[in-house]
Context: one part of a larger RNA
């Protein structure tokens, strides 16, 4: 892992609500006695006490009243009619382990532990082999001597190297190991605070500890064991059949409260009113969106007026200009905390119709909910960033909602699945293939695979369509082609030079069709090419300017990595239309069931239930709430049931029935007990709990 078995709301008191039973000219007995018995089962007795029947006070007390109070006042609680009570089932609470498993913990005990390890006691054992060479002594030498120096002697040390023996520094390996700490290298100590045998000592808030909170039997910031004890757990997890009806919440207030409670809201289920809800009309107070400047306040230009008005500049000065500070007035504005103004929506009110829907209110009997998200709209906070946050919203889905469509996608668009049908019709969305349906019509536009279902800036674009203005233009326009584009002059003046083009100043005359004291290139300067203007020659359109549409650049990433693919020049995009496809919507056929209305039959304890039908509205569902079945063991009764002419159990995808939980037939197996129906009682249903135990 799998399979089978066992594995979780119960018991018992008290309350309190609905069901149903008994008795009400009030219910009902506990304890104990007694009698029967297989029995702690039953039956009688027991009326002590509980509730109720009257309440008000704190109380005395008073009484349908009372209590405050001087009150015969007011105001408080009452009465003025109401069934009470047991007993039983069922939901809930409370109180116990209280639906079930689970902590680390906390206390207790003449309780066990020191065969491990820590200190200590007592008593034994170890420690190759080499080095080094204190102290002493003892010779010789000097010395007066203390003594000195030299030799030899001797053998000291928490000495030195280095096996046994103890440690455990480093890498390796090894990590379902050989091992819950080994193995190999490598390294420390090795005569010492050394190591080691036995044997005794000291222990749970205690003991040891050359002190790591180490160790105290693979347990140590308080040991194991038992008990308290089913400690507690606002936290995890899990919690066993079946249909059926209805459906929340993830918000407020309070909380040593914020992943928990309590109460309101929202849900259900009874009972009372019986439209009081929705909806439409009409009335109403508003200061919100927008607007606007009348306040109060920001800003921008001007135009006037004033001021012993900083500070520049001209004048000798007066005094003038620029310009600084106030103010009125004009013009364009700007405000969440500005209003002269002012909606739509909402919120209050009041009339009316339609209706009947699990509408609305009250009271009561169980709840679950208080981590919500995404999208629209209207804002605060951020960067008018977040798939970010925090509000509103009688807005929307999801949650808790399945289908169709968005390629795929909880919050997006269609649309709200009672069940069946190889029926019909459309929604969104589509209609070349892949994939169901238009290779549809009509008019454009794109050439960039733009683009065909996510997003892409400023800015540039004589790519390319539309429009509207406006100017030339057969008296020849634009463009091209020929020809001219001159003289006074090289204009003065500056320079080495300056002759149309370095640079100043001037910028005129003539001749003419027309030609700048020159608009570019050139030269050291000259020269030399164009230009502007004119003519001739062609021959009908040229050109500016603004807006639009579809496009290009800009525009770089990691699969060839994508429009969903394929591939499309339309199967692309922009208008307009027609058919077609397209869902668990909608309609038709046929069933089931909820409730509300009505028929008609049967029952009736006369309240009322079942049945069967007609007509109507409904039947997605998590948490919940309400109903109505199924199995399973076990009593009782009953069929005077079945059963070796096979009972339970087992296998069998295949017969039948019921919406279904489940039921009955049928073969085979099994080999002895089981089952209908009614009514009771529960150790009553398994896939989950790192579930428990057993098998594989």
């Nucleotide at each position: 892992g799998c399979c089978a078995a066992c594995g979780a709301g119960u018991u018992a008191a008290u309350g309190u609500a609905c069901g149903c039973g008994g008795u009400u000219u009030g219910a009902c007995u506990a304890a104990g006695u007694c009698c029967u018995u297989u029995g702690u089962c039953g039956g009688a007795u027991g009326g002590a006490g509980u509730c109720u029947c009257a309440g008000g006070g704190a109380a005395a007390c008073c009484g349908a009243g009372u209590g405050u109070g001087a009150a015969u006042a007011g105001c408080g609680c009452g009465a003025a009619u109401a069934u009470a009570u047991c007993g039983u089932g069922u939901g809930c609470a409370u109180u116990a382990g209280a639906c079930c498993c689970g902590a680390a913990g906390c206390c207790a005990g003449a309780g066990c532990g020191a065969g491990c390890u820590u200190g200590c006691c007592a008593u034994g054992a170890g420690c190759a082999g080499g080095g080094u060479g204190a102290a002493g002594u003892u010779u010789a030498u000097c010395g007066a001597a203390a003594g000195a120096u030299a030799g030899a002697u001797g053998g000291a040390g928490g000495c030195c190297c280095g096996a046994a023996c103890c440690c455990g520094u480093u890498u390796g390996c090894c990590g379902u190991g050989c091992a819950a700490u080994a193995c190999a290298u490598u390294g420390g100590g090795a005569u010492g605070a050394c190591u080691u045998g036995u044997g005794g000592u000291a222990a749970g808030a205690a003991g040891u500890g050359a002190a790591a909170a180490g160790c105290u039997a693979a347990u140590c910031g308080a040991g194991c064991c038992u008990g308290g004890u089913a400690a507690u757990a606002g936290c995890u997890g899990g919690u066993u059949c079946u249909c059926u009806c209805c459906g929340a919440a993830a918000u407020a207030g309070c909380u040593u409260u914020u992943g928990g409670g309590c109460u309101a809201g929202c849900g259900u289920c009874g009972u009372a009113u019986u439209u009081a809800c929705c909806c439409u009309u009409c009335c109403g107070g508003g200061g919100u969106a927008g607007a606007g400047c009348a306040c109060u306040g920001g800003a921008a230009g001007g135009u006037c007026u004033c001021a012993a008005c900083a500070g520049g500049g001209a004048g000798c000065a007066a005094u003038c200009u620029c310009g600084u500070g106030a103010g009125a007035c004009c013009u364009a504005u700007c405000a969440a905390a500005c209003u002269c103004c002012g909606a739509a929506u909402a919120c209050g009110g009041a009339a009316g119709a339609u209706u009947a829907a699990c509408u609305a209110u009250a009271c009561g009997g169980c709840a679950g909910u208080u981590a919500g998200a995404c999208g629209g709209c209207g804002g605060g906070g951020g960067c008018u960033a977040a798939g970010c946050u925090c509000c509103g919203u009688a807005c929307g889905u999801c949650a808790a909602a399945a289908a169709g469509g968005a390629a795929a996608c909880a919050g997006c668009c269609u649309a709200g699945a009672u069940c069946u049908c190889u029926a019909u019709u459309u929604a969104a969305g589509g209609u070349c293939c892949c994939u169901a349906a238009a290779u549809c019509a009509u008019a454009a536009c794109u050439a960039a695979g733009u683009g065909c279902g996510c997003u892409u800036a400023a800015g540039g674009u004589g790519g390319u369509g539309g429009a509207a203005u406006u100017u030339c233009g057969u008296a020849g326009a634009c463009a091209c082609u020929g020809a001219g584009g001159a003289g006074g002059u090289a204009g003065g003046c500056u320079u080495a030079g300056a002759a149309g083009c370095a640079g100043c100043c001037a910028c005129c005359c003539u001749u003419g069709a027309a030609a700048g004291a020159u608009a570019g290139c050139g030269u050291a300067a000259c020269a030399g090419c164009u230009c502007a203007c004119u003519c001739a020659g062609u021959a009908a359109g040229a050109g500016a300017u603004u807006c639009c549409g579809c496009g290009c650049c800009g525009c770089a990433a990691a699969u060839a990595a994508u429009c969903g693919g394929g591939g499309c020049u339309a199967a692309g995009u922009u208008a307009u239309g027609u058919a077609c496809c397209g869902a668990a919507a909608c309609u038709g056929a046929g069933g089931g069931u909820u409730u509300g209305u009505u028929u008609u039959u049967u029952c009736u304890u006369c309240g009322g239930a079942a049945a069967a039908g007609a007509c109507a509205a409904g039947c997605g569902g998590u948490a919940g709430g309400a109903g109505a079945g199924u199995a399973u063991u076990c009593g009782u009764a009953u069929c005077u049931g079945c059963u070796g002419u096979g009972a339970a159990g087992g296998c069998g995808a295949a017969g039948g029935g019921g919406u279904g939980a489940c039921c009955c037939a049928c073969g085979c197996u099994g080999g002895a007990g089981c089952g209908u129906u009614g009514c009771g009682a529960a150790g009553u249903a398994a896939g989950a709990a790192u579930g428990u135990u057993g098998g594989c």